Description: A computed fold for a 1520-nucleotide RNA from a metagenome, annotated as small-subunit ribosomal RNA.
[in-house]
RNA sequence: AGGGUUUGAUCCUGGCUCAGAACGAACGCUGGCGGCGUGGUUUAGGCAUGCAAGUCGAGCGAGAAAGCGGGCUUGUCCCGUGAGUAAAGCGGCGGAAGGGUUAGUAAUACGUAGAUAACCUACCCCCAUUCGGGAAUAACCACUGGAAACGGUGACUAAUGCCUGAUGUGGACGGAUGAUCAAAGGAUUUUUCGUCUAAAGAUAGCCUCUACUUGAAAGCUUUUGCUUGGGGAGGGGUCUACGGCCUAUUAGCUUAUUGGCGGGGUAAGAGCCCACCAAGGCACUGAUGGGUAGCCGACCUGAGAGGGUGACCGGCCACACUGGGACUGACACACUGCCCAGACUCCUACGGGAGGCUGCAGUCGAGAAUCAUUCGCAAUGGGCGAAAGCCUGACGAUGCGACGCCGCGUGCGGGAAGAAGGCCCUCGGGUUGUAAACCGCUGUCACCCGUUAGGAAAGGCAUGGAGGUGAAUAGUCUCUGUGUUUGACAAAAGCGGGGGAGGAAGCCACGGCUAACUUCGUGCCAGCAGCCGCGGUAAUACGAAGGUGGCGAGCGUUGUUCGGAAUUACUGGGCAUAAAGGGCACGUAGGCGGCGGCUUAAGUCGGUUGUGAAAGACCCCGGCUCAACCGGGGUAACGCAACCGAAACUGGGUCGCUCGAGCACGGAAGGGGAAGGCGGAAUUCCAGGUGGAGCGGUGAAAUGCGUAGAUAUCUGGAGGAACACCAGUGGCGAAGGCGGCCUUCUGGUCCGUUGCUGACGCUGAGGUGCGAAAGCUAGGGGAGCAAACAGGAUUAGAUACCCUGGUAGUCCUAGCUGUAAACGAUGUGCACUAGGUUGGGGACGUACUCUGCGUUCUUGGCCGGAGCUAAUGUGUUUAGUGCACCGCCUGGGGAGUACAGUCGCAAGGCCGAAACUCAAAGGAAUUGACGGGGGCUCACACAAGCGGUGGAGCAUGUUGUUUAAUUCGAAUCAACGCGCAGAACCUUACCCGGGUUUGACAUGCUAGUGGUACAAAACUGAAAGGUGGAGGACCUCGAAAGAGGAGCUAGCGCAGGUGUUGCAUGGCUGUCGUCAGCUCGUGUCGUGAGAUGUUAGGUUAAGUCCUGUAACGAGCGAAACCCCUAUCGUCCAGUUGCCAGCGGGUAAUGCCGGGGACUCUGGCGAGACUGCCGGCCCAAACCGGAGGAAGGAGGGGACGACGUCAAGUCCUCAUGGCCCUUACGCCCGGGGCUACAAACGUGCUACAAUGGCCGAUACAAAGGGCAGCGAACUCGCAAGAGUAAGCGAAUCCCAAAAAGUCGGUCCCAGUUCGGAUUGCAGGCUGCAACUCGCCUGCAUGAAGUUGGAAUCGCUAGUAAUCGCGGAUCAGCUACGCCGCGGUGAAUAUGUUCCUGAGCCUUGUACACACCGCCCGUCAAGCCACGAGAGCGGGCAGUACCCGAAGUCGCUGACCCAACCCGCAAGGGAGGGAAGUGCCGACGGUAAGGCUCGUGAUUGGGACUAAGUCGUAACAAGGUA
Repeated sequence: AGGGUUUGAUCCUGGCUCAGAACGAACGCUGGCGGCGUGGUUUAGGCAUGCAAGUCGAGCGAGAAAGCGGGCUUGUCCCGUGAGUAAAGCGGCGGAAGGGUUAGUAAUACGUAGAUAACCUACCCCCAUUCGGGAAUAACCACUGGAAACGGUGACUAAUGCCUGAUGUGGACGGAUGAUCAAAGGAUUUUUCGUCUAAAGAUAGCCUCUACUUGAAAGCUUUUGCUUGGGGAGGGGUCUACGGCCUAUUAGCUUAUUGGCGGGGUAAGAGCCCACCAAGGCACUGAUGGGUAGCCGACCUGAGAGGGUGACCGGCCACACUGGGACUGACACACUGCCCAGACUCCUACGGGAGGCUGCAGUCGAGAAUCAUUCGCAAUGGGCGAAAGCCUGACGAUGCGACGCCGCGUGCGGGAAGAAGGCCCUCGGGUUGUAAACCGCUGUCACCCGUUAGGAAAGGCAUGGAGGUGAAUAGUCUCUGUGUUUGACAAAAGCGGGGGAGGAAGCCACGGCUAACUUCGUGCCAGCAGCCGCGGUAAUACGAAGGUGGCGAGCGUUGUUCGGAAUUACUGGGCAUAAAGGGCACGUAGGCGGCGGCUUAAGUCGGUUGUGAAAGACCCCGGCUCAACCGGGGUAACGCAACCGAAACUGGGUCGCUCGAGCACGGAAGGGGAAGGCGGAAUUCCAGGUGGAGCGGUGAAAUGCGUAGAUAUCUGGAGGAACACCAGUGGCGAAGGCGGCCUUCUGGUCCGUUGCUGACGCUGAGGUGCGAAAGCUAGGGGAGCAAACAGGAUUAGAUACCCUGGUAGUCCUAGCUGUAAACGAUGUGCACUAGGUUGGGGACGUACUCUGCGUUCUUGGCCGGAGCUAAUGUGUUUAGUGCACCGCCUGGGGAGUACAGUCGCAAGGCCGAAACUCAAAGGAAUUGACGGGGGCUCACACAAGCGGUGGAGCAUGUUGUUUAAUUCGAAUCAACGCGCAGAACCUUACCCGGGUUUGACAUGCUAGUGGUACAAAACUGAAAGGUGGAGGACCUCGAAAGAGGAGCUAGCGCAGGUGUUGCAUGGCUGUCGUCAGCUCGUGUCGUGAGAUGUUAGGUUAAGUCCUGUAACGAGCGAAACCCCUAUCGUCCAGUUGCCAGCGGGUAAUGCCGGGGACUCUGGCGAGACUGCCGGCCCAAACCGGAGGAAGGAGGGGACGACGUCAAGUCCUCAUGGCCCUUACGCCCGGGGCUACAAACGUGCUACAAUGGCCGAUACAAAGGGCAGCGAACUCGCAAGAGUAAGCGAAUCCCAAAAAGUCGGUCCCAGUUCGGAUUGCAGGCUGCAACUCGCCUGCAUGAAGUUGGAAUCGCUAGUAAUCGCGGAUCAGCUACGCCGCGGUGAAUAUGUUCCUGAGCCUUGUACACACCGCCCGUCAAGCCACGAGAGCGGGCAGUACCCGAAGUCGCUGACCCAACCCGCAAGGGAGGGAAGUGCCGACGGUAAGGCUCGUGAUUGGGACUAAGUCGUAACAAGGUA
């Protein structure tokens, strides 16, 4: 620091996602040790049990028991001891701390800085005192109520409990008075007057003083306590400012509310409370309401700014079963206090009672989830106490949990036959791997044994010393010495020793991101997955194994937070087209604001001071062996406040200025607006005339109109709407918008002059106004047009497009609506930043007759530079560079939807979500492909022609069906006379049946085998095969015996498979297409994909060539080179070919000798190159001509670019994987591939006279031939047979060419056409013609009279037509295929259309590429949401009712010790019970509000391989 993911590829926008760090975590697998931390995040749910707050006898009174001892009168006995002990009580202090939790709380809280001149403070420290008196009451005792809890009555008693008097240093309050400070009230203080106001003793010692009396006290001393007042320290109360959540689909809230005066109340200010008066107070800088939440130091993350969090530790608040309340007290409205109400639990004798773990443990519940009912007060701290001490679940420790951080270990060194095993393998090997074994060594941790420090020092006690107090050698206090006492943890730690590698490794991943790869299994199954995505038979993605990578006592997963994310952008984003400029203007608040001077000091800047707790973070140092952890010091804490200072900038004040803005004056243009009037053309209608059959309308029609007279035409009239030409990227307006002419009223703009004002400005949240069309209300108007509607067409349908009609509406008046692709998809204003050109409106200069030219202001456009932009583009009319202000955006869908609110008569508008769902949605540009887009150009593509197919019969292939099997493949063109250039058996792969199992065939190993291998006869069988066994070998070595080999047998490896996958493949082939294309290097352009070149202008069959050109060259294709063919050669060669001349011969024939002239054969050459001429062109080329056998590629062939179709073939062959192995192999017999209702393709033969038949007769080429071709001759009507010459062939044979020509016949008919079908008789091949061959003869003589829609071939030696040959082959179903020659046409004006193709261009939402993409209803499943008669719950409030406890007020006839009066009785003062009033929780009633859940039914929405209907959109998407 980035990566993956939208596309065929690219750039951008944009979301999703990953890598990092963290956690009070949880879950899965695994788990050796230690240190330090940490551990109920959920139900503030309920709780059994134990403990968590007591202490003081040196405040006070009283005071047991058991036990032990003793005694006797043995008893419920007494005495002593236990013991002035325990327990209880009065009293004091403490139970307001410590500990827990986060429910509530959005401010009575918290944080920071301040204020308190408006306050309090127990315990602690410093100063001054502490004198008299009195009355009660617990305990205890007696009686008594109650189940209990708990009481009641009477009697007694104490105090540091309570009351009262005195004193008053002082203090409080009030009056007067001065000083200082503060300044808003005021504070402190001096002097003085008045009123009020204190106290408690205890302990220890002593007899110096005093009184009794001789030892103690009321005395003295000590210590301590009490009291008044002032101060301190620490703590607290109250107030102020600022700061920190979401929501406007919460916009108004408030009546004690805001203020005043006077009271009350409090420690204290205050509407805190009350009476009266006033009507205020808060709020868009967000009041009020709703939701959520304890706040902070800090913690996590981050480069930072920020974002998130508020566990542990620390500070503050709040709470203590829920709600209310006060009491006590220095402090509480009180966690383990009280009262009341409520819910819950428990006890009960049913009358009543008890309780509150959000203390520590523990339990149940809920939950993914969180520990011991431990030890100790030894340390630290707290309460009480004079102290000892007691109490302390604070705390210190231990335990449990890998929950986290840190540390250590599971060994170290050597060790290659690179062992075995595993895995892979191309079978060679590789890898695991120095890993192991083995050898040597060490001893951490764990284990066992032993030993030792520190946490302990205070305090106490004992005993010394010094000093203070004191009368004191007493006591006591302080300091100090010695001795002694105290450890939960815990033998935990440290150290030493012992033994022995012994006890100690897993988890995740391995397709990309992302480090790490193979095999097997599985077969869109099972499964994986963070995103992209894997899996449909070769999965590095699933599962397993081996291997590898990563981390390591852990590793993964899940959840959450920050980061990456500049993806809310302060740092640090955007808005023409990606999401995003408000439809336009005016203007309020607000924000921002020209030049100069003076001033101020709010902002700003500098300095100082205070604060910013500690802990944490950072730096340094130090302590645990290191680290984590801990200690010390420092820094920092970016903040706030106070004071001092500066004055540039901003702000405030003030004085000026004129350039911004405005005013005035003089001109100018204009469909700017409103009202009124006027005009002509046209349409329609009405009346009349002429006229007479149609008109109208369309692609074509029809509906419609018309003999009742239309259309057409003429005249006159009526009415409404709109204003042709001018008219123009021309004008005006803020936008919407504005168009005949005239008048009136009226807004804005521009130019010129520079007289006036003096910043008056810009923007503008809310707000207000304007605002096309359609629509709405009311009233008019209504010619034309025209939703709806009707009819006619079109169509599969046509609720459309087209046609005929036609109502709202369109028009006017008044009002409403308030939206548009209201667009320049571009907010407004100001300033600055190259030009060119053109239009509109002014002014100036020049020229002046005009047209002009130049300058300047303004305005509408085009082109274009820099810059900007993702690109397209924009570019002084900015999308450039800046400033000011406003609006808006944050992935797609859901959705501009729902709900709420608000506006509207309605339609609807404004505002405007969520659940759920997807990994994209999108912009611009690129290359293709495509278009019922365009241009150019080709092709038997069409047209022009000729002949066919489609109809018939037959042949053949295919489908389908059938079958035991009808083997398999091929499927638009490019499957279908195709694989098959030959299915009766064989072939043959299929079926039935019979056999066989190392096999029909190859190779290796082991063992056996000489009467071995081989094998006759015979038997069986359909054959294969089986049984059988006469006979009976071979090679090498060796003298022989024998050994080895071959063969055979048995067995093991293996053979074999036309079994599967052509979508695993090679090879071969088809097709586009013999179409002219397809690319590369370098350069250049572009961010890039890519482009350029290859486009353009010509030309060509051609990317053929030329010219131009940011391209220059090159390659594969085209062409050429090759073959055949057409002409020639005074070159070569002449046999089997030829025969002109010479010779011979025949009935005749190159038959023979001979010849090379000719033909021919087949080698080598020549020839054609736009070379020549003319026209034309820049050129290339083209056109015409000459010559020539041939002319512009002469004709034909072979040759097929990059690629496409997962095209075809695993059944030619080869081959990976899979499958079968007494069978899916192999052999044999028979059958089938030849079936037959039907359909299709390809052919043959025909339908006839350009013909059929009969007779005669002429002329080819190219092939084939020895298991062959087979002459001649004989036989047969013929197929053929017999016999047989020649020929391995320019020699012989097949071999007759046929159409043609000549002659004859038929006479238009189902025929002398046509030949199917069938019968009979034959022939041939073959082991064998039944299924199922071909041929011949005779007989039979079907359909068919030129073929619907549709469709095929062919442009010249072509079509058409005629025959000949060959391969395969025993034969042949060949009419097929491949070749050969004979005869031999017609037509092409042309490129509009059909099909296909090439190039350029254009559009695109296509890229599997139009056989594409894609929309909506319906149907099915599933999910979430809205509405819904309602139903149920929660929350906060309003009004009223009831009114507990309790404070306060009033009353208080009943009760009462202290003080006063009084001898007393009694009275007074004061207090209380009780009653009552205000307030008042819970509760109740009523009407609403907000919110949640649920609801028959209903609405749309999202999603879901292969449902239905259509075809809306993307191309001109077929109606843009």
The prediction has a mean pLDDT of 85.